[in-house]
RNAcentral holds the sequence, with entries from ENA. c-di-GMP-I riboswitch aptamer from Alkaliphilus peptidifermentans DSM 18978, 84 nucleotides, folded computationally. The source organism's lineage runs through Bacteria, Bacillati, Bacillota, Alkaliphilus and Alkaliphilus peptidifermentans. It matches the Rfam family "c-di-GMP-I riboswitch aptamer". From the family's description: GEMM was predicted in a large-scale screen for bacterial structured RNA regulatory elements.
């Protein structure tokens, strides 16, 4: 330095739920709260899933457009410590 991840050490983040708030919605933000997380740091490039106010196609179902999920997976990128 790389790989790796301990009943190690010092830190970190924060699910569900609640309050307020933005949004049509999914969901997001702030505060509380901890289920958990070795990247549960960042990132929407690939896949997967969710949304449907409005728009396009469709007789309808449905598909696309739009928006979202990074705590769904992969890829990319940065990072604490140092046992086996």
């Nucleotide at each position: 330095c790389u790989a790796c991840g301990a009943u190690a050490a010092a830190a970190g983040c924060a699910a569900a739920c609640c309050a307020u708030u933005g949004g049509a919605a999914a969901c997001g933000a702030u505060g509380g709260g901890a289920c958990g997380c070795a990247a549960a740091g960042c990132c929407a490039c690939g896949g997967a899933c969710c949304u449907u106010c409005u728009c396009c196609a469709u007789a309808u179902c449905u598909g696309g457009a739009u928006g979202g999920u990074a705590g769904c997976c992969g890829a990319g990128u940065u990072g604490c410590c140092g046992a086996a």